[in-house]
RNA sequence: GAGUCGGCCGAACGAUCGCUGUCACUUCGGUGAUGGAGGAAAGUCCGGGCUCCAUUGGGCAGAGCGCCAGGUAACACCUGGGGGAUGUGAGUCCACGGAAAGUGCCACAGAAAAUAUACCGCCGCGUCGGCCUUCGGGCUUGCGGUAAGGGUGAAAUGGUGCGGUAAGAGCGCACCGCGCUUCAGGUAACUGAGGUGGCAGGGCAAACCCCGCUCGGAGCAAGACCAAAUAGGGAAGGGCGGCACUUCGUGUGCCAACACGCGGCCCGCGUGCCUUCCGGGUAGGUUGCUUGAGGUGGCCGGCGACGGCCAUCCCAGAGGAAUGGUCGUUCAAGACAGAACCCGGCUUACAGGCCGGCUC
Numbered sequence: 001g002a003g004u005c006g007g008c009c010g011a012a013c014g015a016u017c018g019c020u021g022u023c024a025c026u027u028c029g030g031u032g033a034u035g036g037a038g039g040a041a042a043g044u045c046c047g048g049g050c051u052c053c054a055u056u057g058g059g060c061a062g063a064g065c066g067c068c069a070g071g072u073a074a075c076a077c078c079u080g081g082g083g084g085a086u087g088u089g090a091g092u093c094c095a096c097g098g099a100a101a102g103u104g105c106c107a108c109a110g111a112a113a114a115u116a117u118a119c120c121g122c123c124g125c126g127u128c129g130g131c132c133u134u135c136g137g138g139c140u141u142g143c144g145g146u147a148a149g150g151g152u153g154a155a156a157u158g159g160u161g162c163g164g165u166a167a168g169a170g171c172g173c174a175c176c177g178c179g180c181u182u183c184a185g186g187u188a189a190c191u192g193a194g195g196u197g198g199c200a201g202g203g204c205a206a207a208c209c210c211c212g213c214u215c216g217g218a219g220c221a222a223g224a225c226c227a228a229a230u231a232g233g234g235a236a237g238g239g240c241g242g243c244a245c246u247u248c249g250u251g252u253g254c255c256a257a258c259a260c261g262c263g264g265c266c267c268g269c270g271u272g273c274c275u276u277c278c279g280g281g282u283a284g285g286u287u288g289c290u291u292g293a294g295g296u297g298g299c300c301g302g303c304g305a306c307g308g309c310c311a312u313c314c315c316a317g318a319g320g321a322a323u324g325g326u327c328g329u330u331c332a333a334g335a336c337a338g339a340a341c342c343c344g345g346c347u348u349a350c351a352g353g354c355c356g357g358c359u360c
Base pairs, nucleotide, nucleotide: 001360002359003358004357005356006355007354008353009352011330012329013328014327015326016325017324019036020035021034022033023032024031025030038336042347043346045345046344047343048342049341050219051218052217053216062215063214064213065212066211067081068080069079070078071077082096083094084093085092086091097210098209102208103207104204105203106202119150120149121146122145123144124143125142129140130139131138132137158176159175160174161173162172163171177199178197179196180195181194182193183192184191185190223287224286225285226284233278234277235276236275237274238273241255242254243253244252245251258272259271260270261269262268294313295312296311297310298309299308300307301306331334
């Protein structure tokens, strides 16, 4: 100098005017003291607490997860380890079980993308046919062998080399890879060494699927309590002109009168017994609400995530929603962004700055 990983801060101080929770005092008007957003309060993507509902047990369906060990209340998170990919390196990334249960897919190109196959090439045979000939043969064609080489492709039926062969080929051999197996190390994933088999049907499961494991639903607008007015329900009492029906209950219907509404009046239309009590329940109010898997410090155990013990602290709790405005000074000139039941994660956004480890 370049890079990489981790941690932290994210305007400071003062004055002044407000907003809001709690506490104290109060002459009930207020006054004083004190607390008042974040590392992500965000996305609402996982996991849990809490609440209500459901719930004998099991299965199907559905969803999620998928190397090993550990941490945790739990997780899809975290820590340590293994394997793979990548980078000179520190590091970074990985849904990392099964492709020999079955089904399906593999664009374009290519002979062929999986019951394999053969375009060019290489090699052999036949000279039957054709052409050329310097008469040795050559080219073409036909039949067959081959998969070394070329070509296509993201991917072509283990790789490299030697031998071998007409040319070739695990055909043979050595090494590498792979399968099986034995031993050793490791809690395990896995690794190492030896033996053995010429070598097995390429890839995709974030395609269906198979295997293993896990999972009840809804959410603070959960839920609990108090409880107006109006309408409706129940009970008791009272009132009621006529007619009809009647289950004989002043129960139902119709008409008339009366009252109320349609701004007033007329017409017209619509609605209608009265009082008291009870229960459910709406508006509204209270609660749930912030002391918690909590913060800070120390010691101990552990590589670590984390756990244990001791001391100490209380650190927003609103609810149409407070946490703000103005002025002054300073500097690097202030980013992303605003709690709404609470925690643990993940992901995303973020001006600028500080510290530490490591690599080239």